RNA sequence: GAUGAACGCUAGCUACAGGCUUAACACAUGCAAGUCGAGGGGUAGCAGGAUCUAGCAAUAGAUUGCUGACGACCGGCGCACGGGUGAGUAACACGUAUCCAACCUGGCCUAUACUCAGGGAUAGCCUUUCGGAAGAAAGAUUAAUACCUGAUGGUAUAAUAAGUUCGCAUGUUCUUAUUAUUAAAGAAUUUCGGUAUAGGAUGGGGAUGCGUUCCAUUAGAUUGUUGGUAAGGUAACGGCUUACCAAGUCUUCGAUGGAUAGGGGUUCUGAGAGGAAGGUCCCCCACACUGGAACUGAGACACGGUCCAGACUCCUACGGGAGGCAGCAGUGAGGAAUAUUGGUCAAUGGGCGAGAGCCUGAACCAGCCAAGUAGCGUGAAGGAUGAAGGUUCUAUGGAUUGUAAACUUCUUUUAUACAGGAAUAAAGUGAGGUACGUGUACCUUUUUGUAUGUACUGUAUGAAUAAGCAUCGGCUAACUCCGUGCCAGCAGCCGCGGUAAUACGGAGGAUGCGAGCGUUAUCCGGAUUUAUUGGGUUUAAAGGGUGCGUAGGCGGGCUUUUAAGUCAGCUGUGAAAGUUUGCGGCUCAACCGUAAAAUUGCAGUUGAUACUGGGAGUCUUGAGUGUAGUAGCGGUAAGCGGAAUUCGUGGUGUAGCGGUGAAAUGCUUAGAUAUCACGAAGAACUCCAAUUGCGAAGGCAGCUUACCAGACUAUAACUGACGCUGAUGCACGAAAGUGUGGGUAUCAAACAGGAUUAGAUACCCUGGUAGUCCACACAGUAAACGAUGAAUACUCGCUGUUUGCGAUAUACUGCAAGUGGCCACGCGAAAGCAUUAAGUAUUCCACCUGGGGAGUACGCCGGCAACGGUGAAACUCAAAGGAAUUGACGGGGGCCCGCACAAGCGGAGGAACAUGUGGUUUAAUUCGACGAUACGCGAGGAACCUUACCCGGGCUUGAAAUGCAGAGGAAUGAUUUGGAAACAGAUCCGCCGCAAGGUCUCUGUGUAGGUGCUGCAUGGUUGUCGUCAGCUCGUGCCGUGAGGUGUCGGCUUAAGUGCCAUAACGAGCGCAACCCUUAUCUUUAGUUACUAACAGGUAGUGCUGAGGACUCUGAAGAGACUGCCGUCGUAAGAUGUGAGGAAGGUGGGGAUGACGUCAAAUCAGCACGGCCCUUACGUCCGGGGCUACACACGUGUUACAAUGGGGGGUACAGCAGGUUGCUAGCAGGUGACUGUAUGCUAAUCCGUAAAACCUCUCUCAGUUCGGAUCGAAGUCUGCAACCCGACUUCGUGAAGCUGGAUUCGCUAGUAAUCGCGCAUCAGCCACGGCGCGGUGAAUACGUUCCCGGGCCUUGUACACACCGCCCGUCAAGCCAUGGGAGCCGGGGGUACCUGAAGUACGUUACCUAAUUGGGAUCGUCCUAGGGUAAAACUGGUGACUGGGGC
Repeated sequence: GAUGAACGCUAGCUACAGGCUUAACACAUGCAAGUCGAGGGGUAGCAGGAUCUAGCAAUAGAUUGCUGACGACCGGCGCACGGGUGAGUAACACGUAUCCAACCUGGCCUAUACUCAGGGAUAGCCUUUCGGAAGAAAGAUUAAUACCUGAUGGUAUAAUAAGUUCGCAUGUUCUUAUUAUUAAAGAAUUUCGGUAUAGGAUGGGGAUGCGUUCCAUUAGAUUGUUGGUAAGGUAACGGCUUACCAAGUCUUCGAUGGAUAGGGGUUCUGAGAGGAAGGUCCCCCACACUGGAACUGAGACACGGUCCAGACUCCUACGGGAGGCAGCAGUGAGGAAUAUUGGUCAAUGGGCGAGAGCCUGAACCAGCCAAGUAGCGUGAAGGAUGAAGGUUCUAUGGAUUGUAAACUUCUUUUAUACAGGAAUAAAGUGAGGUACGUGUACCUUUUUGUAUGUACUGUAUGAAUAAGCAUCGGCUAACUCCGUGCCAGCAGCCGCGGUAAUACGGAGGAUGCGAGCGUUAUCCGGAUUUAUUGGGUUUAAAGGGUGCGUAGGCGGGCUUUUAAGUCAGCUGUGAAAGUUUGCGGCUCAACCGUAAAAUUGCAGUUGAUACUGGGAGUCUUGAGUGUAGUAGCGGUAAGCGGAAUUCGUGGUGUAGCGGUGAAAUGCUUAGAUAUCACGAAGAACUCCAAUUGCGAAGGCAGCUUACCAGACUAUAACUGACGCUGAUGCACGAAAGUGUGGGUAUCAAACAGGAUUAGAUACCCUGGUAGUCCACACAGUAAACGAUGAAUACUCGCUGUUUGCGAUAUACUGCAAGUGGCCACGCGAAAGCAUUAAGUAUUCCACCUGGGGAGUACGCCGGCAACGGUGAAACUCAAAGGAAUUGACGGGGGCCCGCACAAGCGGAGGAACAUGUGGUUUAAUUCGACGAUACGCGAGGAACCUUACCCGGGCUUGAAAUGCAGAGGAAUGAUUUGGAAACAGAUCCGCCGCAAGGUCUCUGUGUAGGUGCUGCAUGGUUGUCGUCAGCUCGUGCCGUGAGGUGUCGGCUUAAGUGCCAUAACGAGCGCAACCCUUAUCUUUAGUUACUAACAGGUAGUGCUGAGGACUCUGAAGAGACUGCCGUCGUAAGAUGUGAGGAAGGUGGGGAUGACGUCAAAUCAGCACGGCCCUUACGUCCGGGGCUACACACGUGUUACAAUGGGGGGUACAGCAGGUUGCUAGCAGGUGACUGUAUGCUAAUCCGUAAAACCUCUCUCAGUUCGGAUCGAAGUCUGCAACCCGACUUCGUGAAGCUGGAUUCGCUAGUAAUCGCGCAUCAGCCACGGCGCGGUGAAUACGUUCCCGGGCCUUGUACACACCGCCCGUCAAGCCAUGGGAGCCGGGGGUACCUGAAGUACGUUACCUAAUUGGGAUCGUCCUAGGGUAAAACUGGUGACUGGGGC
């Protein structure tokens, strides 16, 4: 885009066209084929007339074929047309073209001739009989355009004879003669008929060429079959039929069989070529309940005829009968689905008729149906407060619905009402007239209309009567809110939905189309996705394993001929309709009319001859042969050789051998292994040896001989296109395998044992049988690979190598044939190929068409078997696949780094305690953090408070903040009562300002409040990889692209740090540096710091004057840069116990954390979207809890002791802190501490450093170690130490004697060890955290390994990226399918039996108007149908079973 459509929602009108696609299923009822009296006898019914009777009449009855007409009957014509359907049919059925010298043709037209004389019947009517009916029979009698006889007859038919024309032939034309045979009908009033013959037209019959679906898993079919002779039959040819003779005929160019199907014009689609379809309309065919058959006829083997058989339905008196909607309506059934039991013959057409006319479900009309196409309408113009309202959204300002509405003006198609009102009637009939050719034309007049009072026209009224459907994530035009929460649902594909859904449902809005809109189904297109136009086959699906070769296809140069292909002109045909174009008619359009074009085809004919083909001749370059050479693991057969292996015999010799990662099984004192000599056997051929050589491929390797084959070079003697390819076919064809017979040394499936392992039916080891070898035969497959079919020609180069040839020659060079590497053009999706093409062309063959199912099943062929060849479908998925890219990963590779390992030191893991977590418990034990990157973490201070949790008691504009309004003058405070307190009650004092107002309280209201949820909605902040060296950009270049390059490579560095190189050149974030601190020096400044010199003074002290030297403090500078030297290096740089220097190669520390990763952590620090609560999930108070305790884990403290504990003595810091504070001194207390008092708002005052050192004691013990736990008594803080604080003193004195597997930290002022200070803080559960100084080590060979990381490279089927992906069994469910004992069908064929009707033939003792006749009967042949039998084919179903898919 389309449809004979269907379904859902909706629906105003008109025109045109359409309407059982399914059950060729069954049919009630009505109608669909009759007509002619001008063929006939006649008269049942109707009408008229006449006569008679009755009656006054009207009228009634009877008679009469007299008239109009006419039932039934005889006769003629028609019924073979028109109408329906598509079952069958793969065929001369259809289409197209040709032929019939092999034919027929009623009615019609033309021409010629004729129409004479007779005859007997029969239906009807009447009478009778049988039957329920349908119907049948008998008798009597009658007519014809019914029937029969005779006559006549030729341009009739047939035969014979003679002559003659034409044709390729069979044949045929014409003439003459003779013989034989055959005609006729009337009616009626001037016409229609009848008969014969010839011709025409029309219609039909037959033959032939070409074209017309799928299956080869249908390969052979056929016996009247193929042909001939003769006969029969037919309208006619013909095996059409029969007899005889011959054995043919068709077929891979697809016979036969099976499946499906009416064919065409045309229709839909498509640029076309094609593909699909065959409804309506037209042509042809076939069929008429199923099957068979003939009759009549011009025509049928007959839709509304006959006979028979069958199935079904109906009637019946059970004896018998009737029927055939695939005609029009209609009914039932089937189905998703398809209409009225309508009107009329007015027109067109048909039948009959002289005609009027009759008949006509053909036809024309109407009815139903949005089922299609086309047209029209549902109003138009103006109208902004951008109205209200509603809905919706919102940033709360507004936006949107929306010029939409209201409102104003206008129009009236359509609808409604009324009025008018066609054409279709060209014509024909009847009557009259005119002309002439006497049956035609014309004129006048009359009459004929279903549709239809329709189309159309006018008038009136008034916007009045008329809008929906689908969609809105992308494709694809159109977006928001709410609800829902992987639910409900959507979906054409991708996909959407798990609490912020533009995708579900609703709403608002928008978009598209519009009396329709969507969905479903089907066809074409897009799809170059079956490729003729117009595809491919190295790796995506796809080259046969290889050759030979048949058919076939294709084929070299020249000359000539022919004209089949080809090309051109002409002729015929290609029906009409349809399509296209022009013009025209319905108001337009659809629709219709008319003309033209087209119909690409077929046939004929006349030409052309370049090319292809056919014929003839010729040529040598393709191909082949010859001659002379060359190389070779080419093939077959026979023979020979040495080394090795194993075995045997003998010798020497002794304890192991062998084997492995390590072992064991195994062999061995009966002497192995090892070694020497000899012997036997079988198999394989070291070096040479190579991108070497040969072969068609498989493949071929010791040497020699014989036979056989191919290739190449040179030459140009011979043949003269002999060529290429190659379906079927034939042959060869690795390894494994099979059969028979040999052989068997080695090796070695199966098997056995030993190991390994969780297991180990494996890898490893020891053995070991088939086999491996030979001969003969089979098998016929491989990643049979260059994953690349064969042949020919052409197309840049460079460089190896093998074999020939030319030249004297091994250099060198050229030619030819092979075999390799690299590369240009070109090709290719890319990788890549590139004279050995995957390039450019030609020819031929093979093969492919999404993945799986499946190279499976079934069938067939082959095979001894194993198996091989050929080779599907159902079902299922939306992918499977190729090449390349970036990452990630690897028990891949290379390089490098890190307390990563190693080397060391000290710990943890065992004990007790502290602390955190899990778990458990609880009214609550608030919450968060969970590998590394949670667990002395948030918390740098949980007794109350904190506090978020629990219990209980209160408040509700609220504990706090704030706007407005109203009331009040208080509020606060004090006292008192109740209470656990909050709070409630009572009493008392009791505002400021001149005013505006301020302030406070209460009440109301708008705000509040929430440590409630979501860290997976977020901001901010943080952890980690990681202080690792990386992460990117611009321009350029490369690539179809993703991307790459830069950023790679070499060297170097702590470093993507730098240097060199370089299609890259630069740049950014990171690194480094800049910053702080520490180590040295200089300058400057000296108070509270310092004190060398001078002076004073004290018990003593920089205590004082003074000084600015020193230390120190603060500020400003200097200094370090591989700068210098040596060596190495291109450079960068590295190196040296180098120099100098306080410091040397980043001097030591710190701050500083790239792009990103982990949906990492945090809504409970803060902020914030959304959701939730609002007399509570808010808030106040008291008490409790966060401190529980069988247990498990993490982090720490103290120890286990002598490098130590205890006592005594003595010395040396730094960072800091201090007025709600630090506190000297003095006094008390054993002590914690208390009392008193001084200094200090601090370089001024405050504070014992401890280890260390000296000395005494303890002497290896659960101790003079260790200090938990518990008891008693106290101190301090605080409203308050019960749950639940710290400290002091005295007493008590637990575990623990150095800690399993495992594991942590640390590379120098570091570890270890020692004490000191600070924050938080009333106090403190601090052994924690953050800092400070004192003392002060050991070790690093090195990078194999573990962990983590960086760069390059490689493989990948991974990309939520190896914690990936993914294979097979098993278990559960569902689905389709193969096999299957069988069971049930189907169609066709074969054989036999039976056999209706009927044609033909034969037959006669029956009948007859016939007497050469006709009919009946009977018989024969054929046959529908029925039956029997055995096979084959093909379906359904089937216990069970096999695999397959999801």
Molecule: small-subunit ribosomal RNA
Organism: uncultured Bacteroidaceae bacterium